Model confidence (mean pLDDT): 87 of 100. A computed fold for a 357-nucleotide part of an RNA from a bacterium, annotated as large-subunit ribosomal RNA, domain IV. Its Rfam family is "Bacterial large subunit ribosomal RNA". The RNAcentral record of the full RNA draws on ENA.
Context: one part of a larger RNA
């Protein structure tokens, strides 16, 4: 000196990011319990008081003799007397301390998320992520619709729309507003464009033959049928284009100027744009840059915190909005207890280290 334990005066979180850690409670049985609340909770809420052993009176229970009873049984009822045992009340013993060791909740109050109980990163993250029940939309009429597989087939399903898949939401309550112009999905079919195909005007290549130069060999010009190259109008689905619906489909939800008899403010006009210009709620928030916004509360002092304000940099309604009782090894703030976390350190067993032998 380090590590594992144990005690510690006075003080009692001054430590620290932060009470991490450790102390605090802690059985049992009586008494007694607040807001809130989905009336089930909350609750062991909180707070208190008792607990050995000794005697004595009463007292719970349990066994069981005699004795009754019949349906005569390895029955039943009731219940002396002794043992066991429950609890009360009185009265006495002793100790520093009687759940005399161990095992054995510290508790309260706000305020965020998340309803809950659960699931998760095996070996750095258990949470507010996930999932839930329950809500919406949306696909499927059964040889369903997805799905795996080349396929035969197989799950869905030995099910049938109270059933099965997809997708967003996430108990409950109160509730979910305007936009269909964009992009998607449905649903239309009159036009417009159109693929393959059909169709085949008309062109080109090749040449039999024939003219025309040539003694010939050849050359040249036109050029039928064939074969063969390439095409024009014209016919033409679905799609898109077009015509509508649809937002708990992806999303989206304005700007300037002016006005009230004190200022200020603007319930009111004007105006320019947008498909519509953000409604209800909530708001410096897990979201508020300026910002330690301004006020209020708690502190002697409060960049956290709680309740207000609204100038919302850049909340908002199932990418849900605002509430909730429960309930959380989440998270933020205070308070009471307790304590060696600290002021400040000390002593004590143990381990290791180190020095010497």
């Nucleotide at each position: 000196c380090u590590c594992u334990g144990g005690u510690u005066a006075a003080g009692g979180a001054a430590c620290u990011c932060g009470g991490c850690a450790a102390a605090u409670u802690g059985a049992c049985a009586c008494c007694g319990u607040a807001a809130c609340u989905u009336c089930g909770g909350g609750a062991u809420a909180a707070g208190g008081u008792g607990u050995g052993c000794c005697u004595a009176u009463u007292u719970u229970a349990g066994u069981u003799a005699a004795u009754g009873a019949u349906u005569u049984a390895c029955u039943c009822a009731a219940a002396a007397u002794g043992c066991u045992u429950u609890a009360a009340u009185a009265g006495g013993c002793u100790u520093c301390a009687a759940u005399g060791a161990a095992a054995u909740g510290g508790c309260g109050g706000u305020a965020g998320c998340g309803a809950c109980u659960g699931u998760u990163u095996a070996a750095u993250a258990a949470a507010a992520a996930c999932a839930c029940a329950g809500g919406u939309c949306u696909c499927u009429g059964c040889a369903a619709a997805g799905u795996c597989g080349c396929a035969a087939g197989a799950c869905g399903a030995a099910g049938u729309a109270u059933a099965g898949g997809g997708a967003c939401u996430g108990a409950c309550g109160c509730c979910u507003g305007c936009c269909c112009g964009g992009u998607g999905c449905c649903g239309g079919a009159a036009g417009g464009u159109u693929a393959a195909a059909a169709g085949g005007a008309g062109a080109g290549g090749u040449u039999a033959a024939u003219g025309c130069c040539g003694c010939a060999a050849g050359g040249u010009a036109u050029g039928a049928a064939g074969c063969u190259u390439c095409g024009a109008a014209u016919u033409g689905a679905a799609g898109c284009c077009c015509c509508g619906g649809u937002a708990a489909a992806c999303g989206g939800c304005g700007g300037c100027c002016g006005u009230a008899a004190c200022u200020a403010u603007a319930a009111c006009g004007g105006u320019c744009c947008u498909a519509a210009g953000g409604u209800a709620g909530c708001g410096a928030a897990a979201u508020u840059c300026c910002u330690u916004g301004u006020c209020g509360g708690g502190u002697a002092a409060g960049u956290u915190c709680c309740g207000a304000c609204c100038u919302g940099c850049a909340c908002g309604a199932a990418u849900g909005g605002c509430g909730u009782a429960a309930c959380g090894a989440c998270u933020u703030c205070c308070g009471c207890g307790c304590u060696g976390u600290c002021u400040c350190a000390a002593c004590c067993a143990g381990a290791g280290g180190c020095u010497c032998a």